A computed fold for a 1481-nucleotide RNA from an uncultured prokaryote, annotated as small-subunit ribosomal RNA. Its mean pLDDT, the model's own confidence on a scale to 100, is 83. Its Rfam family is "Bacterial small subunit ribosomal RNA". Its family is annotated with ribosome and structural constituent of ribosome in the Gene Ontology.
[in-house]
RNA sequence: CCUGGCUCAGGACGAACGCUCGGCGGCAGUGCCUAACACAUGCAAGUCGAGCGAUGAAACCUUUCGGGGUGGAUUAGCGGCGGACGGGUGAGUAACACGUGGGUAACCUGCCUCAAAGAGGGGAAUAGCCUCCCGUAAGGGAGAUUAAUACCGCAUAAUAUGUUUUGAUCGCAUGAUCGAAACAUCAAAGGAAUUAUCUUCGGAUUAUUCCACUUUGAGAUGGACCCGCGGCGCAUUAGCUAGUUGGUGAGGUAACGGCUCACCAAGGCGACGAUGCGUAGCCGACCUGAGAGGGUGAUCGGCCACAUUGGAACUGAGACACGGUCCAGACUCCUACGGGAGGCAGCAGUGGGGAAUAUUGCGCAAUGGGGGAAACCCUGACGCAGCAACGCCGCGUGAAUGAUGAAGGCCUUCGGGUUGUAAAGUUCUGUCUUCUGGGACGAUAAUGACGGUACCAGAGGAGGAAGCCACGGCUAACAAAUACGUGCCAGCAGCCGCGGUAAUACGUAUGGUGCAAGCGUUAUCCGGAAUCACUGGGCGUAAAGGGUGCGUAGGUGGUUUUGCAAGUCAGAAGUGAAAGGCUACGGCUCAACCGUAGUAAGCUUUUGAAACUGCAAGACUAGAGUGCAGGAGAGGUAAGUGGAAUUCCUAGUGUAGAGGUGAAAUUCGUAGAUAUUAGGAGGAACACCAGUGGCGAAGGCGACUUACUGGACUGUUACUGACACUGAGGCACGAAAGCGUGGGGAGCAAACAGGAUUAGAUACCCUGGUAGUCCACGCCGUAAACGAUGAAUACUAGGUGUCGGGGGUCGAACCUCGGUGCCGCAGCUAACGCAUUAAGUAUUCCGCCUGGGGAGUACGGUCGCAAGACUGAAACUCAAAGGAAUUGACGGGGACCCGCACAAGCAGCGGAGCAUGUGGUUUAAUUCGAAGCAACGCGAAGAACCUUACCAAGUCUUGACAUCCUUUUGACCAUCAUUUAAUCAUGAUCUUACCGGGUACAGAAGUGACAGGUGGUGCAUGGUUGUCGUCAGCUCGUGUCGUGAGAUGUUGGGUUAAGUCCCGCAACGAGCGCAACCCUUAUCAUUAGUUGCUACCAUUAAGUUGAGCACUCUAGUGAGACUGCCCGGGUUAACCGGGAGGAAGGUGGGGAUGACGUCAAAUCAUCAUGCCCCUUAUGUCUAGGGCUACACACGUGCUACAAUGGUAAGUACAAAGAGAAGCAAGACCGCAAGGUGGAGCCAAACUCAAAAACUCAUCCCAGUUCGGAUUGUAGGCUGCAACUCGCCUACAUGAAGCCGGAGUUGCUAGUAAUCGCGAAUCAGCAUGUCGCGGUGAAUACGUUCCCGGGCCUUGUACACACCGCCCGUCACACCAUGAGAGCUGGUAACACCCGAAGUCCGUGAGGUAACCGUAAGGAGUCAGCGGCCGAAGGUGUUAUCGGUGAUUGGGGUGAAGUCGUAACAAGGUAGCCGUAGGAGA
Repeated sequence: CCUGGCUCAGGACGAACGCUCGGCGGCAGUGCCUAACACAUGCAAGUCGAGCGAUGAAACCUUUCGGGGUGGAUUAGCGGCGGACGGGUGAGUAACACGUGGGUAACCUGCCUCAAAGAGGGGAAUAGCCUCCCGUAAGGGAGAUUAAUACCGCAUAAUAUGUUUUGAUCGCAUGAUCGAAACAUCAAAGGAAUUAUCUUCGGAUUAUUCCACUUUGAGAUGGACCCGCGGCGCAUUAGCUAGUUGGUGAGGUAACGGCUCACCAAGGCGACGAUGCGUAGCCGACCUGAGAGGGUGAUCGGCCACAUUGGAACUGAGACACGGUCCAGACUCCUACGGGAGGCAGCAGUGGGGAAUAUUGCGCAAUGGGGGAAACCCUGACGCAGCAACGCCGCGUGAAUGAUGAAGGCCUUCGGGUUGUAAAGUUCUGUCUUCUGGGACGAUAAUGACGGUACCAGAGGAGGAAGCCACGGCUAACAAAUACGUGCCAGCAGCCGCGGUAAUACGUAUGGUGCAAGCGUUAUCCGGAAUCACUGGGCGUAAAGGGUGCGUAGGUGGUUUUGCAAGUCAGAAGUGAAAGGCUACGGCUCAACCGUAGUAAGCUUUUGAAACUGCAAGACUAGAGUGCAGGAGAGGUAAGUGGAAUUCCUAGUGUAGAGGUGAAAUUCGUAGAUAUUAGGAGGAACACCAGUGGCGAAGGCGACUUACUGGACUGUUACUGACACUGAGGCACGAAAGCGUGGGGAGCAAACAGGAUUAGAUACCCUGGUAGUCCACGCCGUAAACGAUGAAUACUAGGUGUCGGGGGUCGAACCUCGGUGCCGCAGCUAACGCAUUAAGUAUUCCGCCUGGGGAGUACGGUCGCAAGACUGAAACUCAAAGGAAUUGACGGGGACCCGCACAAGCAGCGGAGCAUGUGGUUUAAUUCGAAGCAACGCGAAGAACCUUACCAAGUCUUGACAUCCUUUUGACCAUCAUUUAAUCAUGAUCUUACCGGGUACAGAAGUGACAGGUGGUGCAUGGUUGUCGUCAGCUCGUGUCGUGAGAUGUUGGGUUAAGUCCCGCAACGAGCGCAACCCUUAUCAUUAGUUGCUACCAUUAAGUUGAGCACUCUAGUGAGACUGCCCGGGUUAACCGGGAGGAAGGUGGGGAUGACGUCAAAUCAUCAUGCCCCUUAUGUCUAGGGCUACACACGUGCUACAAUGGUAAGUACAAAGAGAAGCAAGACCGCAAGGUGGAGCCAAACUCAAAAACUCAUCCCAGUUCGGAUUGUAGGCUGCAACUCGCCUACAUGAAGCCGGAGUUGCUAGUAAUCGCGAAUCAGCAUGUCGCGGUGAAUACGUUCCCGGGCCUUGUACACACCGCCCGUCACACCAUGAGAGCUGGUAACACCCGAAGUCCGUGAGGUAACCGUAAGGAGUCAGCGGCCGAAGGUGUUAUCGGUGAUUGGGGUGAAGUCGUAACAAGGUAGCCGUAGGAGA
């Protein structure tokens, strides 16, 4: 950079929860998403007296009074209409259930509208009422009596219905419509009002009107049935179906139809997904989205289904009926136990369930519905009110002014900042709220639940009204918000991730951000997600091309002509309900809300067009195929033949080893191996040729010959005429390993055995060795079966090889076809790369992918002899896994180079004794720090006290030290005594001054701010330092390249000590480093000569003095060295080699100087410092002790072990330093250390101060005349003080040690080695440290190896960077899951049994009003009985889906467990894939 998942920001919601105990209003907004769970109580469907009989209240009239009449409220019953609407719910349903568009020539339709005609005359009953009976009740029975718009005949009637005959017209078929004729059949019911006449005053009749009624036709409305299309998941559901599919006939229905039945035929559905299982009411619409889509189906509206569960019919225009009936089941209730009653998924309400969802309200005033002629009655529909921030919308919680920038809070660098014009204060306003008054529309007459509501007017007062979330990034929130608390705890968290003592992330506070009567959280949906990609993705390496071909269905298809019109395009019509959405306008003060108008896709019908696709017919040859002629080839199968080599056998020669390895051993061999010669046997494989050469679809194919056979290529252009491409299923082929049967078996070789290696070595190495490898036949069907690249076609720059043909040429060149390689342009790609053999540009078809793990696993299925193969999940878990490239780092990768890195040398260390530091141990304390190199003679340039920080003991408490305040004392400063280990503590004294005040200073007392801390944190820091490393590197600007990280420059060729320089180069320049500039040293010149020097002239013991400044020297200034010159090499370069000159030659020697950075390197105990901690102590003072301990281990040194030496004597030459509380000479004393004394010197002057080496003599190889430890005695010095615990001297003592194991250090020239001198610290105390000079070597062939470093390159799974990363078993804990003897539940199917209610059928000897019949009787009808079907139930057998289950399998996740080290570098045996065997891993 890409791929890819996870997560967030937006919108929505029938929501819930937390905080806000919270201001108001509007909405024809919303409110059981769960238990279609169970329901107490009330209400939700009645009405009509103008259909009927009966009852007969008030009131009135009358009266002979237990009176009569008028009147008609009321209503149980008969009767009519309505209870099929309205209201609820979403269980079932994957279906013509729904949506959309059609059809009915296959249908029905009460009430309503229109039209035509009619309503004559009779009859028989029955509720109610009354009497009796049964029953607890519910209810039922018998008898008598009665009415109707209840019921039944008869008459009348056709344009109705049925049958037969027949005509015309029309239709897509059956058929339809309009007619004609004949026959048959069927009606009715009354009621009210007004008028007129009559009256026995009860009424009757007439006329008109209205309401009912009957028949017929039409309409409207509502319904029924049929059909096309559309919308869920699973193929780990692939076959399903017997009334099943069709026919004939019959029955049935409003109607078509296997809807039902009898018979006949054997069909019907299905990969365009039947059947099965799971889930689900469907739609208008709603949410989201740019859209396409995705999700949802609350409220409102349409349709469907259901009404406790299941079944059934009755009535009716309409039901198989929520508030009807019957039966069965479950449940609840009543009961006198005999029997009965019930169904809130209507409105309220209750219990229960749940995270969760309201009042047992008012009213029929409005709208609508039922009944009625009407008044009216009913209406939990509906209109309203109540509850709920549940949602949407609107308003408010004040406005202006106000700086001393108040107080308080918070922070602070203590200055201040911020809250903040915010408040207070002053001046106003009145929206909401409060009070008072008026007061609607909704009803244009009456009637108002809402409601004294909306609204209006007036009054009063800033009064009554703000919270929630977040402030690390995503993401707004103070230029990193801040402070405190906490300290991997408590906690936060959507993802990344915060928290281990300075938390911008937890909690609180202050402040600011966002939203606001709400704000957050949670659940769910869409979006972002182009993350299933139609719009709009991919498959070489990221997930993804099937192992390969042949080929079926399907998809797609060359050129051309004509026709058709299915797709396509255009116009018109119908539909697309309303509501909703959008646009415009309008009404509530605005908005939400509401009203009016306009507007869509789709489907259907119809008319036209004919380019393209399609269909039909015809033609063509460029695709494809055939023929003919050729050549190439490890193409395939079978048979035969050949030589080389290995092994074995036989024989000969020959003798002691052979073989094998890193080295060995096992092994073979004196019974003759190996070696060698000859002969023979047998099996397997075919050297050279041989080639990014050939052939094949892939796997694959390699000696030679023969036979059979497939394909490709070239040439020719004769033939066919689109015959083609791809290809789900299917079929065939398919390395190795493996399996079965039978052969064969030389070599090789899983397993196995032995030998080695190793900590182990079930491996790598070695010696053997069986399956197997080979052949025949049959399975298996997989590989990193790879070009990790499916097939086909066309197009798109070239260059250069090669194989096989053709043309061309004498031969070439050249042209062309087909294959096979490399390089490369455009283009593509995340990059790498691909690039006419595409990964480019396009088309067609197939296969496949959708985060990592779990897992190619489990279950199921198919295949297989087995091994196993194919198909192929989920739970759970993680926030990544992955590709390509980049920079580093690393490699038991490579190339080059450097360094005392090795090598070559010299001297050591490691062994001894001692010194010193450290560890450990000890201790009251042995103060603290430093820890590979880069701690350990380090901090410490010097612990007896002090230092000192440690320990024990004794003290002090504003303090040993600083500042401030108050009081007091007083010239300033002090002194002494007692006591003590000492400080502390206690006590005493002193002098001077005339008094007072102030100031300064000092002491004392007091008070609190504070002092103090070598207490903690070097992982909070500054500063300083170490180290890589004095290594040659580290970067930048501009440009260029790359999507980018980055690259280039800085790489390359040379060269150098060097990224030093040169050349080249898409780079050109620059910076920090290198070098140089600085100091010192080596030569010279010049200047200056005192304290230095002395050649010349004098002089002395002496440069001692005069004199001098030439020389040395000193210290200032300069010169000199630059590859400048010559020769050679080298690229005419840089540079290198040699030479000359020169004091010095290639950076002359040495020093100072340390790039960007690394190591959380070191130091809080040098110092400074944040934070934390202590404050009569972790501070301070004092004396004593300790830091000096001592079984031991390590580092660094000193002295030695001796003759290059020791001892004694003699004697010459240095450099660099130091000196006043100092260095100290000469002289004297002491064996000496040292002492006395003090000249000189503040230093080129005097002193320390003597150098050691060197010369000579002696010792004579020994534990010594080596070595000096240790110890004793006696002294000296410093210091208040040498016991713990200093140094030195003399005498005596005389230890270990005779050159040092493994290993290891320093050094390349004035260096190592050796020798002494000085200084700092310091009273005293160096073997240490830092300096100084004297003497003065050896060796370097060289870069193979060890270590470190630099540059380039390569690999990488590392980036805390190999002290990296990381795999598997085992052990422990937890989680989900598979198997599991089984156990258990749901659902479904099938078979059989039983069979309620009920329709239908049969029977109907029993019962029976209307009709017929004079009567007997009949017709009809009912009970009863029988039959078919039939719910629930029972028995049995299956299928399927769950739950659970001892045990068991693997998986996942966990803290710092165990064993190894498989992978990543050549990962130490390159890794990986398939298969087989083996093994703790």